[in-house]
Context: one part of a larger RNA
RNA sequence: GCCGGCGAGUUGUCCUAACCUGCAAGCUUAAUCCUGCUAUGAAAGUAGCAGGUGAAGGCGCAGGGAAACCGAGUCCAAAUAGGGCGAAUUAGUAGGUUGGGGCAUUACCCGAAACCCGGUGAGCUACCCAUGGUCAGGGUGAAAUUCCGGUGACACGGAAUGGAGGCCCGAACCGGUGGAUGUUGAAAUAUCCUCGGAUGAACUGUGGGUAGGAGUGAAAGGCUAACCAAACCGGGUGAUAGCUGGUUCUCCCCGAAAUGCCUCUAGGGGCAGUCUUGGAUGUUCAGUAGUGGUGGUAGAGCACUGAAUAGAAGAGAACCCUUCGGGGUUCAAAUCUAAUCAAACUCCGAAUGCUACUACUUAAAAGUCCAGGAAAGAGGCGGUGGGGGCUAAGCUUCAUCGCCGAAAGGGGAAUAACCCAGACCACCAGCUAAGGUCCCUAAGAGUUGGCUAAGUGGGAAAGGAUGUAAGAUGACUCAGACAUCUGGGAUGUUGGCUUAGAGGCAGCCAUCAUUUAAAGAGUGCGUAACAGCUCACCAGCCGAGUCAUUUUGCGCCUAAAAUUUACCGGGGCUCAAGCCAACCACCGAAGCUGUGGCUUCUUGACCUCUGGUCAAGAGGGGUAGGGGAGCGUUCCGUUUUAGGUUGAAGUCUCGUCGCGAGACGGGAUCGACGAAACGGAAGUGAUUAUGCCGGC
Numbered sequence: 001g002c003c004g005g006c007g008a009g010u011u012g013u014c015c016u017a018a019c020c021u022g023c024a025a026g027c028u029u030a031a032u033c034c035u036g037c038u039a040u041g042a043a044a045g046u047a048g049c050a051g052g053u054g055a056a057g058g059c060g061c062a063g064g065g066a067a068a069c070c071g072a073g074u075c076c077a078a079a080u081a082g083g084g085c086g087a088a089u090u091a092g093u094a095g096g097u098u099g100g101g102g103c104a105u106u107a108c109c110c111g112a113a114a115c116c117c118g119g120u121g122a123g124c125u126a127c128c129c130a131u132g133g134u135c136a137g138g139g140u141g142a143a144a145u146u147c148c149g150g151u152g153a154c155a156c157g158g159a160a161u162g163g164a165g166g167c168c169c170g171a172a173c174c175g176g177u178g179g180a181u182g183u184u185g186a187a188a189u190a191u192c193c194u195c196g197g198a199u200g201a202a203c204u205g206u207g208g209g210u211a212g213g214a215g216u217g218a219a220a221g222g223c224u225a226a227c228c229a230a231a232c233c234g235g236g237u238g239a240u241a242g243c244u245g246g247u248u249c250u251c252c253c254c255g256a257a258a259u260g261c262c263u264c265u266a267g268g269g270g271c272a273g274u275c276u277u278g279g280a281u282g283u284u285c286a287g288u289a290g291u292g293g294u295g296g297u298a299g300a301g302c303a304c305u306g307a308a309u310a311g312a313a314g315a316g317a318a319c320c321c322u323u324c325g326g327g328g329u330u331c332a333a334a335u336c337u338a339a340u341c342a343a344a345c346u347c348c349g350a351a352u353g354c355u356a357c358u359a360c361u362u363a364a365a366a367g368u369c370c371a372g373g374a375a376a377g378a379g380g381c382g383g384u385g386g387g388g389g390c391u392a393a394g395c396u397u398c399a400u401c402g403c404c405g406a407a408a409g410g411g412g413a414a415u416a417a418c419c420c421a422g423a424c425c426a427c428c429a430g431c432u433a434a435g436g437u438c439c440c441u442a443a444g445a446g447u448u449g450g451c452u453a454a455g456u457g458g459g460a461a462a463g464g465a466u467g468u469a470a471g472a473u474g475a476c477u478c479a480g481a482c483a484u485c486u487g488g489g490a491u492g493u494u495g496g497c498u499u500a501g502a503g504g505c506a507g508c509c510a511u512c513a514u515u516u517a518a519a520g521a522g523u524g525c526g527u528a529a530c531a532g533c534u535c536a537c538c539a540g541c542c543g544a545g546u547c548a549u550u551u552u553g554c555g556c557c558u559a560a561a562a563u564u565u566a567c568c569g570g571g572g573c574u575c576a577a578g579c580c581a582a583c584c585a586c587c588g589a590a591g592c593u594g595u596g597g598c599u600u601c602u603u604g605a606c607c608u609c610u611g612g613u614c615a616a617g618a619g620g621g622g623u624a625g626g627g628g629a630g631c632g633u634u635c636c637g638u639u640u641u642a643g644g645u646u647g648a649a650g651u652c653u654c655g656u657c658g659c660g661a662g663a664c665g666g667g668a669u670c671g672a673c674g675a676a677a678c679g680g681a682a683g684u685g686a687u688u689a690u691g692c693c694g695g696c
Base pairs, nucleotide, nucleotide: 001696002695003694004693005692006691011104012103013102014101015100016099017098018097019096020095021094022093023092026059027058028057033052034051035050036049037048038047039046040045063070064069073085074084075083076082108246109245111243115236116235117234118233119232120231126210127209128208129207130206131205132204133203134202135200137169138168139167140165144161145160146159147158148157149156173197174196175195178193179192180191181190212228214224215223216222249630250629251628252627253626254625259272260271261270262269263268274375275373276372277371278370279369280368281367283365284366286361287360288359289358290357291356292355293354294353299348300346301345305342306341307340309338310337311336312335316331317330318329319328320327321326379404380403381402382401383400384399385398386397387396388395409420410419411418424597425596426595427594429593430592431591435587436586437585438571439570440569444584446583447582448581449580450579451578457573463557464556467554468553469552470551471550472549473548474547475546476545485540486539487538488537490514491513492512495509496508497507520535524533525532598620599619600618601617602616603615604614605613606612607611631685633682634681635680636679637678638677643673650669651668652667653666654665655664656663657662
């Protein structure tokens, strides 16, 4: 891992509701005792069942008051007032079944880490006590002593002798530094290489001692028998677990919530909201219309409160100067003009919303109340209106609508939420939605008129550009425009100043006049300064449109990323298979329709009337959850059943029936039991608990 078996809402009692049964203004016995039967036993007896006995007690028939007490009333009160609770308006009670709740030290099942009590452990290990044992070999050479030297005597020096040391090197022995291997190991800590100590606070044998909040500890929370911040074993014990996991057959009807308030509360609860079931009520609900009301949002505005810009105005203030008369500079209130801003501004002010009444529409659809049962109280995304944030987030927090959650189907390449659309079942029938119709791929290489040349389409901004199409406005133009080309582009004058110089062209000031077809006291280049080139401006040549500004459509640049094209799903597409406008067809879903069938509810009719049949109509997506109807297993009663060696149960297989759980039948196998029906009682249904046990 697979297969098989086992495996989880039980029992008692009380309360409460629904239903069933008995009796009913009543209902009912409890313990006890008696009788009978059954089981067991030798008997006595015990246990169970059934029938009787037993009126104590319980609930109900009357309430009010704290009570005394009174009583269809009573309490408060001085009250005959007023008010509260009652009566007027009678159904209970006993038993059973089922739902729910409380209690029961198991209360659906499995699961802690822990806590407490009593014991067992120092044959591992820590420390201690007693008594024994062990340490190859080599090196170094302390004190002391002797001799010699030395001294006044010591001191001191040298040599020899000597053999100290938590001394040195290094086996046994003890350890465990670094690395490799090993890591379902040879081994639940090892092997190999390397390394530390090795006469000592050394190592070690044997015997003994100290223990669980305790020991021991050269101290690491280490060790105390292979996991010690409190050992192990047994018990309390099935501890507790607001936590995780699991919780077993079928079909039918309805169908949520992830919100509010409170919570030592936030992943748990209580109450309410939302779901379901029964009863009551009966249009009260909803939509639309009308009439009336409510309000201060969007917008707008500046009349208030504030903010804020420019100008006028200048109270006032600061600084400087002063001949003390005053003067200057800067800031600047009220007020006026113009133009603005505001969630906590409003002279104004919608649409929606909310609300009252009336009418209509919907009626198998809703609303409200009472009672039984819940689940849920982690939500998520999208649109819209806001707050927070960066007008960031697949962010967060509200409001409102939708969807997912609990929703399948079609589209979006794929893709909970986007678009379309809500699946009872069947069909090799039809029509459509969103979206599509060249091929992949169902359906148009559809029609008409334009646009795009960028593969734009098929990713992006500020900004930039004689892209291109369609407009608008204003200029110039056969008295010759625009562009090219040819020629002219002068004079006073080198304007004045400045300057070393300044001659159109460093800079400052002025910018006139003349001759002219025209020509600036000069547009740019240039020179040290001149010179030189050029422009404005004019003429000629040419011969028909040209220039500027602006609006709109579609394009262009801006545009760099990591495995592979990779920003059309692909192929591929250019008067399109791209974009804009208009139009006609078609395809396309579990939508709608058609045909057949199942089922729920409502209404009606009929019948053999707890129901059935027929007709019409409205329904049948569904998690948590509520309600209804069934199937099957074991045992019991009727039952010493029907049946069964001419073959029971079981197993395998085939067929038929049933929406289904399942049922029935045939065949094979097997070899002794065993249905059905109507009732009853439960150890009553398993793909899942890293479930338990067994087999493989």
Molecule: large-subunit ribosomal RNA, domain II
Organism: Caldifarciminota bacterium